Background:
The RNA shown here (Bacterial RNase P class A) has 399 nucleotides and comes from a marine eukaryotic metagenome.
RNA sequence: GACGGUCGGAUGGUCGCGGACCUGCUUGCGGGUCCGAGGAAAGUCCGGGCUCCGGGAAGACACGGCGCCGGGUAACGCCCGGCCGGGGAAGGGCUCAGGCCCGAACCCGAGGGAAAGCGCCACAGAAAACAGACCGCCGUCCGUUCGGGCGGUAAGGGUGAAACGGUGCGGUAAGAGCGCACCGCGCCCCUGGCGACAGGGGCGGCACGGCAAGCCCCGCCGGGAGCAAGGUCGAAUAGGGAUGGCUGCGAGUACGCUCGCAGGGCGCGUCUUCCGCCCGCCAUCCGGGUAGGCUGCACGAGGCGUCGAGCAAUCGGCGUCCCAGAUGAAUGGCCAUCUAUCGCGGCGCGGUCCGAGCAGGACCAAGGCGCGUGGACAGAACCCGGCUUACAGACCGUC
Numbered sequence: 001g002a003c004g005g006u007c008g009g010a011u012g013g014u015c016g017c018g019g020a021c022c023u024g025c026u027u028g029c030g031g032g033u034c035c036g037a038g039g040a041a042a043g044u045c046c047g048g049g050c051u052c053c054g055g056g057a058a059g060a061c062a063c064g065g066c067g068c069c070g071g072g073u074a075a076c077g078c079c080c081g082g083c084c085g086g087g088g089a090a091g092g093g094c095u096c097a098g099g100c101c102c103g104a105a106c107c108c109g110a111g112g113g114a115a116a117g118c119g120c121c122a123c124a125g126a127a128a129a130c131a132g133a134c135c136g137c138c139g140u141c142c143g144u145u146c147g148g149g150c151g152g153u154a155a156g157g158g159u160g161a162a163a164c165g166g167u168g169c170g171g172u173a174a175g176a177g178c179g180c181a182c183c184g185c186g187c188c189c190c191u192g193g194c195g196a197c198a199g200g201g202g203c204g205g206c207a208c209g210g211c212a213a214g215c216c217c218c219g220c221c222g223g224g225a226g227c228a229a230g231g232u233c234g235a236a237u238a239g240g241g242a243u244g245g246c247u248g249c250g251a252g253u254a255c256g257c258u259c260g261c262a263g264g265g266c267g268c269g270u271c272u273u274c275c276g277c278c279c280g281c282c283a284u285c286c287g288g289g290u291a292g293g294c295u296g297c298a299c300g301a302g303g304c305g306u307c308g309a310g311c312a313a314u315c316g317g318c319g320u321c322c323c324a325g326a327u328g329a330a331u332g333g334c335c336a337u338c339u340a341u342c343g344c345g346g347c348g349c350g351g352u353c354c355g356a357g358c359a360g361g362a363c364c365a366a367g368g369c370g371c372g373u374g375g376a377c378a379g380a381a382c383c384c385g386g387c388u389u390a391c392a393g394a395c396c397g398u399c
Stems, first nucleotide, its partner, number of pairs: 001399007009338007017036009038377001042388002045386005050226004063222005068082005083111001084109004091102004112217002117215002119211003134157002136153008165183006184206001185204008230295004240286007247262006263279004302321008339375001342372004347367001350364005
């Protein structure tokens, strides 16, 4: 300098709260024992279990997600190990210097394909992808010798995130892979590695700018909704269905009943008429469903210890433990003692400075002592595995 892990107030008393079990009696009030938030319970961003729905299963297409390699896992966009690229302030090398190069630990990477195709590349700049002459340089022509025309040139300047390989030598009118060496790049071969890839050799003068978090191509994965899922018990009231019963009058009768007419309520304080609208009443039973209760729902990809395999993530064997279950939602308040931290006071190992100083003085300060202070972020709600975010402080480990 960098990275990782663990903990995240302790003990006792007392008053309460939720749950399980046991128990007393005067049966709705007591008593006892045990248990009772987190590393993130949070955000609800991924992946699963579980449940219901779409008859079941498979495939294709569309759509969405993921994407170096190998391993782990129930699974993942997570984790571990490795590869490649970028960074790297310890350290090292080069240089007169400015500066440049290498680079342990460590950090970052949506890290498949840009030689299948399409598309885009702002501003600036002459030119932004079948390249391109603004300044400059060179040649030539013209003319009032410092300007103009034409041509060559991508080495130099300038613009830009990016200018069509880089450095050096040769070469040339000036230049240019035009030629050569090294580096880079592409293709082929060999060696090592499971692989990503690495190392080496040969060939090619360079053909292939960037963007796929634009379309797209390739490979892999994916049905939807969620515990307010779902299951079950089920009032009161209203409504649905079935069965039975029920007022008066008249007529008929085969004495079992059948038919017809009456009826009630509202608009309106009362009565009558007319008009309009609505309707049988009671009892029993059935089913659906609401409030509400129970369940789902606390033994699980479980915790701890130990041994073994593995670089590790992780896995396996053995032993041991049972560890919240509320629902307008329990898990808290107070007191005492102690403690991390912080503040003040008084000592003070040691150090720095002033000073000619074994004088004297100023300042800093490890560590004890006394007094005071007094604990971060936060809080379960079906359950797990991750990620992300918040977090006072303490301790431990690795390089």
Model confidence (mean pLDDT): 75 of 100.
Its Rfam family is "Bacterial RNase P class A". By type it is a ribozyme.
The model forms 94% of the base pairs in the Rfam consensus.